[in-house]
RNA sequence: GCUCCCGUAGUUUAACGGAUAAAACAAGCGCCUCCUAAGCGCUAAAUCCAGGUUCGAUUCCCGGCGGGAGCA
Numbered sequence: 001g002c003u004c005c006c007g008u009a010g011u012u013u014a015a016c017g018g019a020u021a022a023a024a025c026a027a028g029c030g031c032c033u034c035c036u037a038a039g040c041g042c043u044a045a046a047u048c049c050a051g052g053u054u055c056g057a058u059u060c061c062c063g064g065c066g067g068g069a070g071c072a
Base pairs, nucleotide, nucleotide: 001071002070003069004068005067006066007065010025011024012023013022018055027043028042029041030040031039048064049063051061052060
């Protein structure tokens, strides 16, 4: 340099083009307990960036950025 794949809460993953973007773990608060752990309930938290297509985009298309793999 070329080709391909990936990018969503703090982490690991979901989401036939149509939901209020879902869950688990983690975090905070509360309940329980003599205390801690465990258990139970509640709360906050995310679509890499910018355009395009579309009535509607996490999803499709183009360009960038970042990561990975292969070839040279």